Small-subunit ribosomal RNA, central domain from a Candidatus Zhuqueibacterota bacterium, 348 nucleotides, folded computationally. Lineage of the source: Bacteria > Pseudomonadati > Candidatus Zhuqueibacterota. The coordinates come from a structure-prediction model, not an experiment, and the mean pLDDT is 88.
Context: one part of a larger RNA
RNA sequence: UUGGGCGUAAAGGGCGCGUAGGUGGGAUAAUCAGUCUGAGGUGGAAGCUUGAGGCUUAACCUCAAGUUUGCCUUGGAUACUGUUAUUCUUGAGUACGGGAGAGGGAAGCGGAAUUCCUGGUGUAGCGGUGAAAUGCGUAGAUAUCAGGAAGAACACCGGUGGCGAAGGCGGCUUUCUGGGCCGAAACUGACGCUGAGGCACGAAAGCGUGGGUAGCGAACAGGAUUAGAUACCCUGGUAGUCCACGCAGUAAACGAUGGGCACUAGGUGUUGGGAGCCUUGAGCUUCAGCGCCGGAGCUAACGCAUUAAGUGCCCCGCCUGGGGAGUACGACCGCAAGGUUGAAACUC
Numbered sequence: 001u002u003g004g005g006c007g008u009a010a011a012g013g014g015c016g017c018g019u020a021g022g023u024g025g026g027a028u029a030a031u032c033a034g035u036c037u038g039a040g041g042u043g044g045a046a047g048c049u050u051g052a053g054g055c056u057u058a059a060c061c062u063c064a065a066g067u068u069u070g071c072c073u074u075g076g077a078u079a080c081u082g083u084u085a086u087u088c089u090u091g092a093g094u095a096c097g098g099g100a101g102a103g104g105g106a107a108g109c110g111g112a113a114u115u116c117c118u119g120g121u122g123u124a125g126c127g128g129u130g131a132a133a134u135g136c137g138u139a140g141a142u143a144u145c146a147g148g149a150a151g152a153a154c155a156c157c158g159g160u161g162g163c164g165a166a167g168g169c170g171g172c173u174u175u176c177u178g179g180g181c182c183g184a185a186a187c188u189g190a191c192g193c194u195g196a197g198g199c200a201c202g203a204a205a206g207c208g209u210g211g212g213u214a215g216c217g218a219a220c221a222g223g224a225u226u227a228g229a230u231a232c233c234c235u236g237g238u239a240g241u242c243c244a245c246g247c248a249g250u251a252a253a254c255g256a257u258g259g260g261c262a263c264u265a266g267g268u269g270u271u272g273g274g275a276g277c278c279u280u281g282a283g284c285u286u287c288a289g290c291g292c293c294g295g296a297g298c299u300a301a302c303g304c305a306u307u308a309a310g311u312g313c314c315c316c317g318c319c320u321g322g323g324g325a326g327u328a329c330g331a332c333c334g335c336a337a338g339g340u341u342g343a344a345a346c347u348c
Stems, first nucleotide, its partner, number of pairs: 003320004007302002012316001014201001016199002021194003025088007033081002035077008047067008091191001092188003096183003103177007110154001114150008125136002162169002206247006215241002220236004258315006266293009276284002297304002321348003330341004
């Protein structure tokens, strides 16, 4: 490379937008580039295969045919693909009417709790643990009442509930704003799908500058435990956690399952819409999501099973024994930490 694969064995890019490219719905006509077919030319020799012949055979040699899967010219075929033109509405989109939502940005507001401060009541303990001690407290703590300040997070509702491409999103109000769903069918008329590069987004931790700091809390200190205890437990506690702007670009970024379209038994629950029918009820029915169970089929098994890991088509990414190693070197990116790309020797 061919082939075979990618839920768990190696393997789906963290996720989207989109360039090139690849691929692409129905009808009619034209063209004949691809495709198919006939003829001609060419396709060196040797070789190879088959059939003859020559050395007493064989190897070897000679002759003939075939092979030479290709290219060129020319005559045709027109189903499919391509191209061109016209057209269609089912794919896709726009407008219209509804309705759900922790989707995103900004501003404002609220109560519970915690800590601290001030004052009142009040007295000897509090706290913590397996048990203790460090710690706090007669300079009046803990407890309790009143007032005040600050920061962070939003109990109940809350739900295999909802929304978002993913990361993720949860008090309330206002404002700006994105997407999806349903209905009807007015408009556009294949405008679609995928997407190497590229660009944007991307938890936590981390970094830069400035702010903020209640609680929690790496590091650190002390107390315990222990043979030791650079831990687990306890008392403190700095970065950080929070905000603004910028960087970083990684995660078991997981459904460990790329995206799109079509097809292939059912049962049951739930979320958001629609429609009519009837026996008005926990009814029947339809679309879009989210779950559970299960058949065919698939699978090494586990299991998956209309939300496929089933049956097909299109496009992208990735894998090819373990270790060495996601390392070295180089390159690119970064303030740094480091990230991306990514070997070999050697060894089993």